Predicted 3D model of a 95-nucleotide RNA (SAM riboswitch aptamer (S box leader)) from a bovine gut metagenome. Its mean pLDDT, the model's own confidence on a scale to 100, is 76. The sequence is in RNAcentral, with records from MGnify. Its Rfam family is "SAM riboswitch aptamer (S box leader)". Gene Ontology term of the family: regulation of gene expression.
[in-house]
RNA sequence: CUCAUCAAGAGCGGCUGAGGGAACAGGCCCUGUGACGCCCGGCAACCUAUCGACGAAAAGGUGCUAAAUCCUGCAGGUAUUACCUGAAAGAUGAG
Numbered sequence: 001c002u003c004a005u006c007a008a009g010a011g012c013g014g015c016u017g018a019g020g021g022a023a024c025a026g027g028c029c030c031u032g033u034g035a036c037g038c039c040c041g042g043c044a045a046c047c048u049a050u051c052g053a054c055g056a057a058a059a060g061g062u063g064c065u066a067a068a069u070c071c072u073g074c075a076g077g078u079a080u081u082a083c084c085u086g087a088a089a090g091a092u093g094a095g
Base pairs, nucleotide, nucleotide: 001095002094003093004092005091006090011040013039014038015037019030020029021028024073025072026071027070041065042064043063045062046061047060048059050056051055069089074086075085076084077083078082
């Protein structure tokens, strides 16, 4: 850079000790009833191999494990401050 997916799923565990929720901005949340991170556990998205051709099952490589990618920002529609659609940006996997 290209393609696909992103409203589901997943701990009252151990260690650590103050911040965190992708960037920027505005909100709104989670946190000493331990956030974040690491380990273990768990979940099952992609890829690989087998059987099979609706699928199955186990292992491996990454991934994920609060809240719709937490919501909004750009554009359009409907409606009177909410909903829907498409982008942009981001995340994950493969090439």